Model confidence (mean pLDDT): 82 of 100. Predicted 3D model of a 65-nucleotide RNA (transfer RNA) from Callorhinchus milii. Rfam family: tRNA. By type it is a transfer RNA. NCBI's taxonomy places the organism under Eukaryota, Eumetazoa, Bilateria, Callorhinchidae, Callorhinchus.
[in-house]
RNA sequence: CCUGUAGCUCAGUGGUUGGAGCACUCACCUGGCAAGUAAGAGACCUGGAUUUGAUUCCCAGCAGG
Repeated sequence: CCUGUAGCUCAGUGGUUGGAGCACUCACCUGGCAAGUAAGAGACCUGGAUUUGAUUCCCAGCAGG
């Protein structure tokens, strides 16, 4: 100095329900597996400040590079 968001790799925005791919679970399909189709579960590093409202802005800490 940069980064921190789902199990992994990454998007994203001051306000409505926080997304994608892969992975996972279940169903259909198959003699079985794979592939395919459909559905589901799963996350904003911690604390504080500002604000009507913070995952987003600011500060400190922690972790990684």